[in-house]
Context: one part of a larger RNA
Molecule: small-subunit ribosomal RNA, central domain
Organism: uncultured Alphaproteobacteria bacterium
Order: sequence, then structure tokens, then C1' cells
RNA sequence: CUGGGCGUAAAGAAUGCGUAGGCGGCUUGACAAGUCAGAAGUUAAAUCCCAUGGCUCAACCCUGGAACUGCUUUUGAAACUGUGGGCUAGUGUCCCGGAGGGGUUGAUGGAAUUCCGAGUGUAGAGGUGAAAUUCGCAGAUAUUCGGAGGAACACCAGUGGCGAAAGCGAUCAACUGGACGGGUACAGACGCUGAGGCAUGAAAGUGUGGGGAUCAAACAGGAUUAGAUACCCUGGUAGUCCACACCGUAAACGAUGUGUGCUAGUUCUUGGGCAGCUUAGAUGUUCGGGGACGGAGCUAACGUUUUAAGCACACCGCCUGGGAAGUACGGCCGCAAGGUUAAAACUC
Repeated sequence: CUGGGCGUAAAGAAUGCGUAGGCGGCUUGACAAGUCAGAAGUUAAAUCCCAUGGCUCAACCCUGGAACUGCUUUUGAAACUGUGGGCUAGUGUCCCGGAGGGGUUGAUGGAAUUCCGAGUGUAGAGGUGAAAUUCGCAGAUAUUCGGAGGAACACCAGUGGCGAAAGCGAUCAACUGGACGGGUACAGACGCUGAGGCAUGAAAGUGUGGGGAUCAAACAGGAUUAGAUACCCUGGUAGUCCACACCGUAAACGAUGUGUGCUAGUUCUUGGGCAGCUUAGAUGUUCGGGGACGGAGCUAACGUUUUAAGCACACCGCCUGGGAAGUACGGCCGCAAGGUUAAAACUC
């Protein structure tokens, strides 16, 4: 390479948009570029293969055949690909409608923690397995009133909703993206995937400037212990929050790439539509989403099962024994931390 694979054994890129490329609906016409068939020419010799033969055999050599799967020319075929026209089932636009923690910005609100001031009040409070460090007669803890400031939004809340993923949850307003249902007016294959590329990307971390209530790496002390650089306790700085700019990684998980079609059901839930009703709430049906169970099939088993890991097709990514190692070196990126690409010796 071929072949085989990627939920859990090695293997789906964190996610999207998209360039090149690959692949592409129904129908009709022409051509003959691809494709297929025939013929001719060429495809040096040696080599390879086959059959004889010659050296005592073999290697080696001789003779003949086959082959040289290619290219060129020519004669035909017209299903498929390509190419022209047409179409509307894919795709998109338009109109109507409802759902939503989708995003951004601004404003507002109450509960709680902490701190400050004042009142009441007195000896403890706090913390633990038990304690101690700690706070407190300079009046703590508790309780009442007032104030400051920051962060997060109880109940509603739900295998419920939205988003490409990361993620999104107080209220109101403004701006704004997408999906869904119904209509079937319009365009007429405009589609799918996507190497590079570009964009987004939790937490931690970084830079500058703010902010700083809580919590809390580091650090300090108290305990525990043989020790205790821990688990427990008292404190506590970065950080946690905001703006801008970096970083670009996660068990970034459904450990399951995207798209399309097909293949038993039952049940719950969410957003719409339709039908007839003992209509104001169920029943039947249909489209979209989220779950549970389950037949066939698949699977090493576990399990999965119309939200496939079933049956197929298209395209991309990735895997090839364990360790060394996601490391070294080099390249690229980064302020740094580091990221990304990515071996080998050796060893089992």
C1' cells in the first nucleotide's frame, strides 16, 4: 500500500463558517471528451514467465513462444459521467403566527454575608471527634434601628427551554441572531462535505487600569500524627468581579464527525397546526424538539435500537503492540506560563 477499524479495547478534530477539491435530484436533446468494443502501427535487445536443448547436474548459456497490462491512429456503441434546454420533490426567499435562562447594552429590586455608627444587654463567643490558635469587660456573641460596599440572584425549577459548541436563570427596557408551525406566492439544484484558512472557545493563568463583600491557591498559626510541608480549625494574599488586550487548553463527554434516505411499537414531556366533539379539555391526527422502555438488526460483551452503535450513500478527521512520549530536536504561535506539529535510540 491493500485490507480492517474509531461508544467502553488504539482511534471522531472543542465547535462552527467556508476556499480548493470530492460527491450530487427528475426529464429531454445533441456531441462523443471520459467510458466500452474491434482493427492497425509501435512497445530495442537483455531480464521476468512457459517449452525444448547445451555444459556429468546446477548456477550459467542457446533456440522458440508468450508477455511488454502503455502510447498513437482509425472504425463503431451511446447506458453512465461530462455538456445544452426544461421541471419542482432538495435548497433558499416571501407572508402570517406563537415559544424560548439565545446574544449585547443600560436601568432597577429584595434576601443574605461582611464592615461601620447608635440603642438594649452581660460574660462569654467561636470552633471541633475533642481542643487550641482567634475574638471579647477598651463591652464581644445575641438582639433592634440606621448606613456603606461588592458579589450572587432563593421559591418558580422540571431526564423543562434556548444556543454551533463553550455556555445561558431576579425584574424591566432598547437593539439583535437562530429555530419551529401554517400558507404554498417566488427563484429553479442555487445542494452535501470540506485539506489549508478564518472565527468562536469553560476554568485557571498573563498584561494595563479599576474594584474588592464573600470565598480562597500561596503563606502564617493551632491541632492531629512516629512525622503531617496534608485531611480538621483560626486567619489570610494573589485570584474570584468589571473594561480592554492576550492565552487556546479540559473526562471541551453522548468518551458516539457532518449531511441525506430507509427500517416494529408503547409511554411521558415541550412548541405549533388540523379534525369532529358529551368544546373549555380531553380524544384522534400531523410537524419540530427532549426523555424512558422495547421488537428486528447490530455488538466481544455491556449495551444500542427512528435522537442507532441497524441498512446504505457522500465527504472530512483519526488509529496500527506497551513503555520511552504527547517527550526531544526543528518549525510556527505566545509577554510569559506554555500551546501546536512531532520522532528515534533503547527496552519489554